[in-house]
C1' cells in the first nucleotide's frame, strides 16, 4: 500500500463487500503450566445470612467479677462517624475542564503571644413503682464530670474617627519534673464556599421567550460571605438566528481505541471533581452534612404480631433470586501501606494486604532432541509404471523444562531490646523416576496463504462480496493431501482504519448527484492608493500555570527474560502575567489633480416597458347579385354542406383576434420575455472628451419585487384555432393518431395562483492568459465635395481553433484555462419530491421535507458488433422482362395425425418430409405375439480331458430354434506342441441413454469477399489505422491518394473435363494408307495488335483467330454462425441391463405396407404443336462370368426351349433409342384423349408372393376440359422436350437417385419495390444482441411505513381543593410547649399540549423462474420523445396550451 463487484469489452462518477487494529465482551471445538492484570456493562429491579465505625477507663459517677493487682462492659461526655468504600439514576449547567478572582469560613496539624479566677442549676446511669406481646415509653427519688449556666478580669478580638461599650476557660495523669488539655488572637499550611472569562451533544419538522422575569432603593430581611438569595415599593426591562425557549440524548475530565496526521469513536479498570443512597420533601446536630451502614414525616414495597402496635432499607464485602448472549468466593489476615481514636499499651478497619474461580485479557515456557530408508504396515491418489502422508513411524543413543516425591529454604521484617508473616508445606535451590503428564481450531473458486478423490445432481445444502449446486462441482458432504495460527482457533457483535464516501489537511456542481427562475437588497463575509498614530488579531523573548498516573522518545533500574514495576529528563500542541516589533490585518484620523464606483456634458442604436389612436391583407358572418349540382375531406373512404340554391365569383356592411414581406448564427431587456404604424409618458445601455464627487465597493442568508403556458375568481368580448364531448373511419378491440363538428378556453380589464427541460441543464463580480475570421452600434486615423473602401480601437453577438482543462465528449479572452471574493447546492438506486408536521393558496395546488423497507447496483462518456417499419452506394434469377411448372385430378413416395400387440429409430421454417433408405416378402430388424439359451450367436487368454479337419445317420416331441436318447466313426506331430469342438475360470454382448461430455463427418449463410495478423502511428483505455477515401473489377481485383509499411486465411492462379492443333505410342474399324478413337508430352488467349477515353489501372469498339477478355463445366468452400444434424455408418467417455435369466442371443409367426384426413417431392394427363397405325433414320455415358446373351424354333405376349460369341474398342445388352420425317386415320367429343380401378387367365424370381413382388394378355374405362389464394425454377447449348445407360439388386413396389446423349427457344428497359448479402454512415435503454429489451393496471402470496372511527398507557407544565413533618411569624403559656397563620411534598378535580403501543378499514409502496390485459418508452420503436399544466380513459396512456432538444 490496497482488492472484488456495474459492461461484450473500456474510462470515469458512485454505492456496497473483504484484507488491518481494538473490546469489562458473548457464543462453537478444544485445553498442559507460570507470571501480571481483569471480571454484573441488563433490572438505580427485590433480598436471607454474616460481616463493612469506632475508640478513649489518664474526663465523670455508679454496676458487676476478684483477696488484691486488676478486668468486664452499660450510661453521661469527648473525638470520629461529612473521611474511607460503591454506583453513574439525576444533570446540556447550581455539573466538568482551563485560565483567573475575592464581598468569605475552617475540627484536626506548625509557628507565636496571652490566658487557665469565682460560683450555680439540673441530668443519665442507679433505684422504686405504672403500661406494653414487643419494639420501647412514663412517672416519683437522689447523683458526677474535661455536660450546662451565671459572674469577674480583659493582652487580644468586636463595634465606633474618637471617647467608650461589649466578649473565654476544664480539667486530667504523675511523688515529682513535667506532659496530655481547656479558652481567646495572630499567623502558616491544607481544605472548603462564592464569583468571572473561554471550551466540549443533536433537532430549526423546537422561533420567539421571560412577572421576581431585568434594573434600581429600603444600608429591610438571611448568609461565614456578595447577590432577587428573600420580601416592600418603583421603573419596563432582560435573553435570542454567533440559535434564545423547547424536545430528545447523556455524569465531566485525566485518559482509552484506532489513524501517517488532522480526525473519529469512547469514558470498563487507576486518578481528580460532581451527584447519588428504596422514592419525595424536612430541618437538627456538628469546625464541616441537608448525613449510604442519624432523625422526622410522606409514598411503595418486605417482614414481625397477642391485630392494638412495631421494624426494614447491600448503588459496603461476601453471597442469594430475577431479567439477561453474560460477569467470581458467604475465603485467610491485620504481617505490611493507610485510616479512626486514645498519653500509651492497644482496639477498630470486606480500606487494603493476599489468595481462590474464570484462557476474559497481555507476556513467558513446555508437549521432546539426535539419529534412524525395505522409503515398512496402513491410508490417499494413479497414466497402474508409480506417487503421497514420510525420517514421519518403529527401533537405537541422549536430556529433564515441565510433571510427580523427598529434602533444604529466602527476602518482605523498618523503627529496636524483645515480639510479631496472612500469603506459605511460598518463590528459589538440591536430589530421585522416568520421554515419561501434555494438540487442537480455522480455511483451502477469486479477493487469500492452500487440491485431489468419492457422493449427490439447481436436490441437500454454502455464502463476507463476487458467486457455487441442473451427472465428470480443485465452492455442498465426506476423506487423504495441503495452508495459516497455535493453548488457543474461528464465529458473532460494536468502534476507529481502509473511506479523499462530509474532502481544515483533502472532493465536487455542461452531460454522472448538485447553480437557487430572476432580480433590489438587510445582517454578514471580503474589500483600492499615500501617510501618521496604536496594537485587542498576528510574530517573538520570558514567567506562572498545565496535578499524578498513562502514552512516545529517551538515560537507567528490579523481578532469570517478557508482559508487569520504579527512578531522571523531554513532551503536555493550551491558558494566563509581564517586556518587545509593526511587515500583513483591525481601529483612529488625515490626503488622494484617482486607477475601483458615481455623476454631468455631447452622440447614438434598439420588437425595452406602460397608455391611447389608426391602417390594410386574410378569415369568418350578413344582405343582395351572377350561376348550377355538386362542394368538402381522405391512404382510400365515409359522417358533413348543398335544388329552402352550397361551392365558385361579384358588392355592400359588421366581427374579433393576428400583424405577411423588412427578417438575419440581428437588435433589445434581470429574467419571463418583446416584432403593423403613429403619438404621449418612461426605464435600461454604449461611444466620446473634458469636467465633478472621493473608495461612495463586490458578493448577499432573511425580506421584498417580478415570474411563460395551463388554472381560479368577477365582468365583459367571442372571429380562428380547440381540451371534453358527438359523430365518421382504421382496426382483433381503438376510451387514440386520421375526418366532420364542438364547450371550457385562447382576447380585454382587475384579482389571484407561483411553476416549467424557467436551459447555454454553465450563479454573480474583479483580473491574467496566442491568434484568424463574421456580424451589431459608436469613436479616431487616412481618404473623398461627401459617402464608400483601408487601418486602428471600444462594447455587444456568433464561428474556428495555441496552451491549458476534462472521464470523455467537448471548453477554449462571451472558458468548462489559471487566479481571488461572497452565496446557492450535492454526497448509491428505489421508496419520494412522497408521507407527517408548518406556512402561503378560493381550489388546484406550491414551499419547506423524511423514515422503515428494498436492490448491488442506478449512472456518465466513449467503443466493438446486432438491429431499425433511418440514410447512402454496390451486387444477386432479388424484382422486373420472358419460358415452363407446383397449388386443382388420379396414382407413386415420403411425413404428420388417427390406429394397433406392434405399426422400431433417426430427421421439423430456410438448412426436416423420393432425407438416412444405391432396392423392408423371410433375412435386412432395431418393433409386437409366443417359444427356447446362458461363458452364451461371434473373439482373445488360462486349465483339465478327450480326438480323422469330432463328423454321419436315426428314433420322440415341436412351427421351428431347440430339447432328450440311440448308433457308426475317432487327428496332425517323433516330441514339445498345433488344430477342433467340449467342461471350467477370466470374459462376452447391448440398434439401451446422453450428438448438450466427445472425435470424426456434413449442412447453413455462400464461391459471398470477406476474415486477420507483425512492426509503426493514435487513444488514459477498450478500441482504433492498416481494411476509411476516388477510379475500377465477378472478387479486400488492380491503380491513385494516404501514419502506414509488410504479410496470412480466402479471390485468382496452379489440378480435371470439354473445344483448336503439333509430335509420339497403340489395340480395335478398315482390304491398305488414312482417318475416327484411346493414353501420353506440347503449342495456343497475354487486352498482345489497331482506335478512343483515361496519371495510372482500366473501360469501349475492331481486327485475326477453334476459342476474347474468368472461353464453357467441375473439383476446392476462409475467421466464424446455428450448444445446426448425426452414440442407428464407425470410434469414444460417463452412466445403464446382464449368474437364474436378461435392453444379450437363437427361432416362427406379425409389423415397419396398418386409414377419417392435412402437408411434401413426384409421376401421368386433360388432348390436334396431339393420339393411333404402318414404314424409314440418326447417339452417348455404361454394365456384363454365380453373368451379358446373339442366330434359330415356340407362344398373342410375359416369357420359354436352347446356346454361337464375350472376363469385351472384337461379343452381348443394342432394338430402327426416342422425340423427328414421310404416309393413313381420328375433327373438338369426356373423345380412337386420359389411364385410375376392378374382374379373369398367365409369365418369372424366390424355401416361400395370402397379409405384401414385378410383368403379360383380355376385359373393365374412375376423376380430369388446364386448375382460389398463393407460390418454384431457369439468362445458352441453358430452359424446355426426348428417350438410354447405371448403382443396388435373387425379384422389384425406380414415376426415385446418378449419369448420357438428341432436339432446342424466349427474355432482361432497368434497380421503384419483395427478399438476401456487402459497404459507409446514423440512432440505441438491444449485447442470450429485435424471436431483443420494456411499462401500467388486475389476479395470488409475503413484508415494512404512513392515514384511520376509536381503546390503552407515559412525560412535563398550567389552574384550583387538601395539606404531613419541618422552618418562619403571631397569640397565649404552667417556659416543658399549645393555637392560628404563611411556604410546601404526597394526594385529589378539571381543560388541553406531547410521546408511544394497539385498531376495523381503504390507500399507495416493496418483493415474489415460467398468471391476465394490451404495447406506453428505447430505432423515425412504426403518432419524434420529454418538461409544467388542464381535462379524460381497464391500463400502460392520449388530446389541448406552452417550453426544451436530452
Nucleotide at each position: 500500500a490496497g482488492a472484488g463487484u456495474u459492461u461484450g469489452a473500456u474510462c470515469c462518477u458512485a454505492g456496497c463487500u473483504c484484507a488491518g487494529g481494538a473490546u469489562g465482551a458473548a457464543u462453537g471445538c478444544u485445553g498442559g503450566c507460570g507470571g501480571c492484570g481483569u471480571g454484573g456493562a441488563u433490572a438505580a429491579g427485590g433480598c436471607a445470612u454474616g460481616c463493612a465505625a469506632g475508640u478513649c477507663a489518664a474526663g465523670g459517677g455508679g454496676g458487676c467479677c476478684g483477696c488484691a493487682a486488676g478486668g468486664c462492659a452499660a450510661c453521661c461526655g469527648g473525638c470520629a462517624g461529612a473521611c474511607g468504600a460503591g454506583g453513574u439514576a439525576g444533570u446540556a449547567a447550581u455539573a466538568c475542564g482551563c485560565a483567573g478572582g475575592u464581598a468569605c469560613g475552617c475540627a484536626c496539624c506548625g509557628a507565636a503571644a496571652a490566658g487557665u479566677c469565682u460560683g450555680g442549676c439540673a441530668u443519665a446511669g442507679c433505684u422504686c413503682g405504672u403500661c406494653g406481646a414487643a419494639a420501647g415509653a412514663c412517672g416519683g427519688g437522689g447523683u458526677a464530670a474535661u455536660u450546662c449556666c451565671a459572674g469577674a478580669u480583659g493582652g487580644u478580638g468586636u463595634a465606633g474617627c474618637g471617647a467608650u461599650a461589649c466578649u473565654a476557660a476544664a480539667g486530667g495523669a504523675g511523688u515529682a519534673a513535667u506532659c496530655c488539655g481547656c479558652u481567646u488572637u495572630u499567623u502558616g499550611a491544607g481544605c472548603g464556599g462564592c464569583c468571572u472569562g473561554c471550551g466540549g451533544g443533536a433537532c430549526a419538522u423546537c422561533a420567539g421567550c421571560u412577572a421576581g422575569u431585568u434594573g434600581g432603593u429600603a444600608g429591610g430581611g438571611g448568609u461565614a460571605a456578595c447577590g432577587g438569595c428573600c420580601u416592600a415599593c418603583c421603573a419596563a426591562g432582560g435573553c435570542u438566528a454567533u440559535g434564545a425557549c423547547g424536545u430528545c440524548u447523556a455524569g465531566g475530565g485525566g485518559a482509552c481505541c484506532u489513524g501517517a496526521g488532522a480526525g473519529g469513536g469512547u469514558g470498563a479498570c487507576c486518578c481528580c471533581c460532581a451527584c447519588c443512597g428504596a422514592u419525595g420533601g424536612g430541618a437538627c446536630u456538628g469546625a464541616g452534612a441537608u448525613a449510604c451502614g442519624g432523625c422526622c414525616c410522606a409514598u411503595a414495597c418486605a417482614c414481625c404480631u397477642a391485630c392494638g402496635g412495631g421494624u426494614g432499607g447491600c448503588u459496603g464485602c461476601a453471597g442469594u433470586c430475577g431479567a439477561g448472549a453474560a460477569u467470581c468466593u458467604u475465603c485467610c489476615g491485620c504481617a505490611a501501606u493507610g485510616g479512626g481514636c486514645g498519653a500509651a499499651a492497644g482496639c477498630c478497619u470486606g480500606a487494603c494486604g493476599g489468595a481462590g474461580c474464570g484462557a476474559c485479557g497481555c507476556c513467558g515456557c513446555g508437549u521432546g532432541a539426535u539419529u534412524g530408508a525395505u522409503g515398512a504396515a496402513g491410508u490417499c491418489c494413479u497414466u497402474c509404471g508409480g506417487g503421497a502422508c514420510g525420517u514421519a513411524a518403529a527401533g537405537a543413543u541422549c536430556u529433564u523444562u515441565u510433571a510427580u516425591g523427598c529434602g533444604u529454604g529466602a527476602g518482605a521484617a523498618a523503627g529496636u531490646a524483645a515480639u510479631u508473616g496472612a500469603u506459605g508445606u511460598u518463590a528459589g535451590c538440591g536430589c530421585a523416576u522416568g520421554a515419561a503428564u501434555a494438540a487442537g481450531g480455522g480455511g483451502c473458486u477469486c479477493c487469500u496463504a492452500a487440491c485431489u478423490c468419492u457422493g449427490u445432481g439447481c436436490c441437500a445444502g454454502c455464502a463476507g462480496g463476487a458467486g457455487c449446486g441442473g451427472u465428470a462441482a480443485u465452492a455442498c458432504a465426506g476423506a487423504g493431501g495441503c495452508c495459516c495460527c497455535a493453548a488457543g482457533c474461528a464465529u458473532u457483535a460494536u468502534c476507529c482504519g481502509g473511506a479523499a464516501u462530509c474532502a481544515c489537511u483533502g472532493g465536487g456542481c455542461g452531460u454522472a448527484a448538485a447553480g437557487g427562475g430572476u432580480g433590489u437588497g438587510u445582517a454578514g463575509g471580503c474589500g483600492g492608493u499615500c501617510g501618521u498614530g496604536u496594537u485587542a488579531g498576528u510574530c517573538u523573548u520570558u514567567c506562572g500555570u498545565g496535578a499524578a498516573a498513562g502514552g512516545u522518545c529517551u538515560c537507567g533500574g528490579g523481578c532469570u527474560u517478557a508482559a508487569c514495576c520504579c527512578g531522571g529528563g523531554a513532551a503536555c500542541c493550551g491558558c494566563g502575567g509581564a517586556g518587545g516589533a509593526a511587515a500583513c490585518g483591525g481601529c483612529a484620523c488625515g490626503g488622494c489633480u484617482u486607477u475601483g464606483a458615481g455623476g454631468a456634458c455631447g452622440u447614438a442604436a434598439g420588437a425595452g416597458g406602460u397608455g391611447a389612436a389608426u391602417g390594410g391583407a386574410a378569415c369568418u358572418c350578413a344582405u343582395g347579385g351572377u350561376g348550377u349540382a355538386g362542394g368538402g375531406g381522405u391512404g382510400a373512404a365515409a359522417u358533413c354542406c348543398g335544388u329552402u340554391g352550397a361551392u365558385a365569383u361579384c358588392a355592400u356592411g359588421g366581427g374579433g383576434a393576428a400583424c405577411a414581406c423588412c427578417a438575419a448564427a440581428u437588435g433589445c431587456g434581470a429574467a419571463g420575455g418583446c416584432a403593423a404604424u403613429u403619438c404621449a409618458c418612461u426605464g435600461g445601455u454604449a461611444c466620446g472628451c473634458u469636467c465633478c464627487u472621493g473608495a461612495c465597493g463586490c458578493u448577499g442568508a432573511a425580506a421584498c419585487a417580478c415570474g411563460a403556458a395551463a388554472g381560479c375568481g368577477u365582468g365583459g368580448g367571442a372571429a380562428u384555432c380547440g381540451a371534453a364531448c358527438g359523430g365518421g373511419a382504421u382496426u382483433a378491440g381503438a376510451u387514440a393518431c386520421c375526418c366532420c363538428g364542438g364547450u371550457a378556453g385562447u382576447c380585454c380589464a382587475c384579482g389571484c395562483c407561483c411553476u416549467a427541460a424557467a436551459c447555454g441543464a454553465u450563479c454573480c463580480u474583479a483580473a491574467c492568459u496566442g491568434g484568424c475570421u463574421u456580424u451589431a452600434c459608436g469613436g479616431a486615423g487616412u481618404a473623398u465635395c461627401g459617402a464608400c473602401c483601408c487601418u486602428c480601437u471600444g462594447u455587444g453577438a456568433g464561428g474556428c481553433g495555441a496552451a491549458g482543462c476534462u472521464a470523455a465528449c467537448g471548453c477554449g479572452u462571451u472558458a468548462a484555462g489559471u487566479u481571488a471574493g461572497g452565496c446557492g447546492c450535492c454526497u448509491g438506486g428505489g421508496u419520494a419530491g412522497u408521507a407527517c408536521g408548518a406556512u402561503c393558496g378560493c381550489a388546484a395546488g406550491a414551499u419547506u421535507a423524511a423514515a422503515a423497507c428494498u436492490c448491488a447496483a442506478a449512472g456518465g462518456a466513449a467503443u466493438a458488433g446486432a438491429c431499425g417499419g433511418g440514410g447512402a452506394c454496390u451486387u444477386g434469377c432479388a424484382c422486373a422482362a420472358g419460358c415452363g411448372g407446383u397449388g386443382g385430378a388420379u396414382c407413386a413416395u415420403g411425413c404428420g395425425g388417427c390406429u394397433c400387440a406392434a405399426u422400431u429409430c433417426g430427421a421439423u421454417g430456410a438448412c426436416a418430409a423420393a432425407c438416412g433408405a444405391a432396392g423392408a416378402a423371410c433375412c435386412u430388424c432395431a418393433c409386437c405375439a409366443g417359444g427356447g439359451u446362458u461363458u452364451g450367436a461371434a473373439a482373445c487368454c488360462c486349465a483339465g480331458a478327450c480326438g480323422a479337419u469330432u463328423g454321419c445317420c436315426c428314433u420322440a416331441g415341436g412351427a421351428a430354434a431347440c430339447u432328450a436318447g440311440g448308433g457308426c466313426g475317432u487327428c496332425c506331430g517323433c516330441a514339445a506342441g498345433g488344430c477342433g469342438g467340449c467342461u471350467g475360470g477370466g470374459c462376452a454382448g447391448g440398434u439401451g441413454a446422453u450428438g448438450c461430455a466427445u472425435g470424426g463427418u456434413c449442412g447453413u449463410c455462400g464461391u459471398c469477399a470477406g476474415u486477420u495478423c507483425g512492426u509503426g502511428g493514435c487513444u488514459u483505455g477498450a478500441g482504433u489505422u492498416g481494411u476509411u477515401c476516388c477510379c475500377u473489377u465477378c472478387a479486400g481485383u488492380g491503380g491513385g491518394g494516404u501514419a502506414a509499411c509488410g504479410a496470412a486465411c480466402g479471390c485468382a492462379a496452379c489440378c480435371c473435363u470439354c473445344g483448336u492443333u503439333g509430335c509420339c505410342u497403340g489395340u480395335u474399324u478398315u482390304a491398305u494408307u488414312a482417318g475416327u478413337c484411346a493414353g501420353g508430352c506440347g503449342a495456343g488467349a497475354c487486352u498482345g495488335c489497331c482506335c478512343c477515353c483515361u496519371c495510372a489501372c482500366g473501360g469501349g469498339g475492331g481486327a485475326g483467330g477453334a476459342a476474347g477478355g474468368u472461353g464453357a463445366g467441375g473439383a476446392u468452400g476462409a475467421c466464424g454462425c446455428c450448444a445446426g444434424a448425426u452414440c442407428a455408418g464407425c470410434a469414444u467417455g460417463u452412466c445403464c441391463c446382464u449368474c437364474u435369466g436378461a435392453u444379450a442371443u437363437c427361432c416362427u409367426g406379425g409389423g415397419c405396407u396398418g386409414c377419417a384426413c392435412g402437408c411434401a417431392u413426384g409421376a401421368u394427363a386433360c388432348a390436334a404443336u396431339g393420339c393411333a397405325c404402318g414404314c424409314g433414320a440418326c447417339a452417348a455415358c455404361g454394365a456384363g462370368a454365380c453373368g451379358c446373351a446373339a442366330u434359330g424354333g415356340g407362344g398373342u405376349a410375359a416369357c420359354c426351349c436352347g446356346g454361337a460369341g464375350c472376363a469385351a474398342a472384337u461379343c452381348u445388352u443394342u432394338a430402327g433409342a426416342a422425340a423427328c420425317g414421310c404416309g393413313u386415320g381420328c375433327u373438338c367429343a369426356g373423345u380412337u384423349c386420359g389411364g385410375a380401378u376392378u374382374g379373369a387367365g398367365g409369365u418369372c424370381u424366390g424355401c416361400a408372393a395370402c397379409u405384401c413382388g414385378a410383368c403379360c394378355u383380355c376385359a373393365u374405362g374412375a376423376a380430369g376440359c388446364c386448375g382460389g389464394a398463393a407460390u418454384c425454377g431457369c439468362u445458352a447449348g441453358u430452359a424446355a422436350u426426348c428417350g438410354c445407360a447405371g448403382g443396388u439388386c435373387a425379384g422389384c413396389u425406380a414415376u426415385a437417385c446418378u449419369g448420357c446423349g438428341g432436339u432446342g427457344a424466349a427474355u432482361a428497359c432497368g434497380u421503384u419495390c419483395u427478399c438476401a448479402a456487402g459497404u459507409c454512415u446514423u440512432g440505441u435503454a438491444c449485447u442470450c444482441a429485435c424471436c431483443g429489451c420494456c411499462c401500467g393496471u388486475c389476479a395470488a402470496c409475503u413484508c415494512a411505513a404512513g392515514g384511520g372511527a376509536g381503546c390503552c398507557g407515559g412525560g412535563a407544565g398550567c389552574a384550583c381543593c387538601c395539606g404531613a413533618a419541618g422552618a418562619c411569624c403571631a397569640u397565649c403559656c404552667u417556659c416543658g410547649g399549645a393555637u392560628g397563620g404563611u411556604u410546601c411534598a404526597c394526594g385529589g378535580u378539571a381543560a388541553g399540549c406531547u410521546c408511544g403501543g394497539u385498531g376495523a378499514c381503504a390507500g399507495g409502496g416493496a418483493g415474489u423462474a415460467a398468471g391476465u390485459c394490451g404495447u406506453a418508452a428505447c430505432a423515425a420503436g412504426g403518432c419524434a420523445c420529454g418538461g409544467g399544466u388542464a381535462g379524460c380513459g381497464g391500463a400502460a396512456g392520449c388530446u389541448g396550451c406552452u417550453c426544451g432538444u436530452g

The prediction has a mean pLDDT of 82. A computed fold for a 1446-nucleotide RNA from a wood decay metagenome, annotated as small-subunit ribosomal RNA. RNAcentral holds the sequence, with entries from SILVA.